[in-house]
RNA sequence: UCGUGCUAGGCGGAGGGUUCGAGGUCCUCUAUAAACCGCAAAUCCUCGUAAGGCGGGCUGAAUCCCCAUCAGAGGGCGAAGUUGGUGACACCGGCUGGUUCCUGAAGCGUUGAUAGAUGGGUUCCACGCGGCGAAAGUCCGUGAACCCCGCCAGGAUCGGAAGAUAGCAACGGUAAACGGGAACGUUCGGGUGACGUGGAAGAGCCUGUCUGGAGCUUAAGGUUCGAGACGCGGGUCAUUGAUUUUGUUCGAGGGUGGGUGCACGG
Numbered sequence: 001u002c003g004u005g006c007u008a009g010g011c012g013g014a015g016g017g018u019u020c021g022a023g024g025u026c027c028u029c030u031a032u033a034a035a036c037c038g039c040a041a042a043u044c045c046u047c048g049u050a051a052g053g054c055g056g057g058c059u060g061a062a063u064c065c066c067c068a069u070c071a072g073a074g075g076g077c078g079a080a081g082u083u084g085g086u087g088a089c090a091c092c093g094g095c096u097g098g099u100u101c102c103u104g105a106a107g108c109g110u111u112g113a114u115a116g117a118u119g120g121g122u123u124c125c126a127c128g129c130g131g132c133g134a135a136a137g138u139c140c141g142u143g144a145a146c147c148c149c150g151c152c153a154g155g156a157u158c159g160g161a162a163g164a165u166a167g168c169a170a171c172g173g174u175a176a177a178c179g180g181g182a183a184c185g186u187u188c189g190g191g192u193g194a195c196g197u198g199g200a201a202g203a204g205c206c207u208g209u210c211u212g213g214a215g216c217u218u219a220a221g222g223u224u225c226g227a228g229a230c231g232c233g234g235g236u237c238a239u240u241g242a243u244u245u246u247g248u249u250c251g252a253g254g255g256u257g258g259g260u261g262c263a264c265g266g
Stems, first nucleotide, its partner, number of pairs: 001266006009059003012030005020048005036056004065259006074250016091234003095228002098225001101222003105218004115211008123200006129193002132189004137184002139180004148173003156165003
């Protein structure tokens, strides 16, 4: 140096979760290059400072392994800006009704404003009176073949006779009941009354008298001061999502450089 056969090594990485820690099954992202295949594994499986177990397969000392370095798909963490969603606060505006002052407009006012005192009405309760309605009563009428009353023709009965007795119908009256509708009283009731008496309430409204002597009221505009509820707009805070920039960390694949076995034979 060449050939053959082996061995070490390799056959993804990142984040989450779990864990004392590491890897895996689990979830998510990345690559299109073989992300090797099978078994078991979340009350989990295996291991121990570099940290999967068991079995199989491929590659193999170099394009494939190891180290360093440069770009680097992409992932994680932090910060800032922009923006969307959700929630909270009630800071500003808005809304609602008050309050101070001013302006002009209108009305009232020395034939007396505001205010004060004193009465009345309006409000409520009770009683009384009237009125309306209803009920039963008084009144009128009808109204008992007999079991209501009076009077009892005829007839019946008793008697020698005179007479007497009971008593139907008719007539008269009445009870229960029915009907009537003016008036008279009784009882009850009310969405009854410019009524009366008494009591209660007393904020508002109206009004009489007295005191007193100049303002009062209404709409609108501006203004001062605060209050209330809503959550409409803005704002603040929190949380979550997207995107941009930036810092840091990990990083497959790639480029460059370097390094690294054994055996046999030529």
Overview: A computed fold for a 266-nucleotide RNA from a Candidatus Rifleibacteriota bacterium, annotated as Bacterial large signal recognition particle RNA. It is recorded under the gene name ffs. The model forms 90% of the base pairs in the Rfam consensus. The prediction has a mean pLDDT of 75.